[in-house]
Molecule: Bacterial RNase P class A
Organism: Reyranella sp.
RNA sequence: UCAGACGGCCGGAUGGCUGCACUCCGCGAGGGGUGAGGAAAGUCCGGGCUCCACGGAGACACGGUGCCGGCUAACGGCCGGCGGGGGCGACCCCAGGGAAAGUGCCACAGAGAACAGACCGCCUCCCGGCUCGCCGGGCGGCAAGGGUGAAACGGUGGGGUAAGAGCCCACCGCGCGACCGGCAACGGGAGCGGCACGGCAAACCCCACCGGGAGCAAGACCAAAUAGGGGCGGCACGCCGGGCGACCGGCAGCGGUGUUUCCGCGUCGCCGCCCGGGUCGGUCGCGCGAGGCGCUCGGCAACGGGCGUCCCAGAGGAAUGGCCAUCCAUCGCCGAAAGGCGAGGACAGAACCCGGCUUACAGGCCGUCUGACCUG
Numbered sequence: 001u002c003a004g005a006c007g008g009c010c011g012g013a014u015g016g017c018u019g020c021a022c023u024c025c026g027c028g029a030g031g032g033g034u035g036a037g038g039a040a041a042g043u044c045c046g047g048g049c050u051c052c053a054c055g056g057a058g059a060c061a062c063g064g065u066g067c068c069g070g071c072u073a074a075c076g077g078c079c080g081g082c083g084g085g086g087g088c089g090a091c092c093c094c095a096g097g098g099a100a101a102g103u104g105c106c107a108c109a110g111a112g113a114a115c116a117g118a119c120c121g122c123c124u125c126c127c128g129g130c131u132c133g134c135c136g137g138g139c140g141g142c143a144a145g146g147g148u149g150a151a152a153c154g155g156u157g158g159g160g161u162a163a164g165a166g167c168c169c170a171c172c173g174c175g176c177g178a179c180c181g182g183c184a185a186c187g188g189g190a191g192c193g194g195c196a197c198g199g200c201a202a203a204c205c206c207c208a209c210c211g212g213g214a215g216c217a218a219g220a221c222c223a224a225a226u227a228g229g230g231g232c233g234g235c236a237c238g239c240c241g242g243g244c245g246a247c248c249g250g251c252a253g254c255g256g257u258g259u260u261u262c263c264g265c266g267u268c269g270c271c272g273c274c275c276g277g278g279u280c281g282g283u284c285g286c287g288c289g290a291g292g293c294g295c296u297c298g299g300c301a302a303c304g305g306g307c308g309u310c311c312c313a314g315a316g317g318a319a320u321g322g323c324c325a326u327c328c329a330u331c332g333c334c335g336a337a338a339g340g341c342g343a344g345g346a347c348a349g350a351a352c353c354c355g356g357c358u359u360a361c362a363g364g365c366c367g368u369c370u371g372a373c374c375u376g
Base pairs, nucleotide, nucleotide: 001372002371003370004369005368006367007366008365009364010363012327013326014325015324016323017322018321020035021034022033023032024031025030037347041358042357044356045355046354047353048352049215050214051213052212062211063210064209065208066207067081068080069079070078071077082096083094084093085092086091097206098205102204103203104200105199106198119146120145121142122141123140125138126137127136128135129134130133154172155171156170157169158168159167173195174193175192176191179188180187181186219284220283221282222281229275230274231273232272233271234270235269238251239250240249241248242247253265254264255263256262291310292309293308294307295306296305297304298303328345330343331342332341333340334339
């Protein structure tokens, strides 16, 4: 200098004018203070909190997690290791328990896909033929070579054999493994074993551990009008006939109207007081918390302890906005350059809170490390 790996941070700044929400002061006019994020997002995990259910313990079912150790309130998170894979390397990736508990599956191709198999092929023997070392057929033996496949029941070499074969031997691989190191996962490994035990558990399953349900529209309190419900008190609830009954007819009574005719009323009882539930509405839950920052101690780290310091949105159709000026990135055009003109700020937007994960993000900054080349 170039190419990369990993980690962290910022993500417009300052001022003015004018709005909005909450809050404090003020009788008022008005004034002061505070006001989005690293993801406020997806709502995927884990918790706090609230209500409901529940005597304890266990079992079963269902769901989740799944190498080991640690951290944490907890986690499917994080840190540190182990194993496997990738990269020259820094480093990155992995649902990474059990396949000798059982069941099941292994497409296509292939003779055969799991206590396997013989298509081509190799070989002894027998029969037949002939151009005399080959051809055809048969009883058997074999699995070296070919072929199929993601995978064919160890590999290479030698011995051996009719041909072959862990049949035997050496090496490699594999299995078991005394012992050693490590808390462990795991690593190393004397020696033993001719080789058994293919793969799949994001198939059932087995093992270990974890798990009640619903969610702030949780839930708690105050509480109208109107219409229901309950209690108490006062007044009224007439008579005759018919009908099982709802009811019908007549009379008395009241009203129109002083009288008669006629018409209406002749009762979902009325009035008053009290109690209780719900709705509208209001208040709380609701911002001091597994809190932020700084220093320090322990720890490789995640994280934990101590000291100091700060108080940091809280709405309820839901505020956090707009304009202007100067500057800083960035982009476009003009220009040889200096510079000039113009555009213009990534993703996004709290709603009970917290710890994570995941996803989105213009542009920029910092640190550590790796590889290549050059120079001293």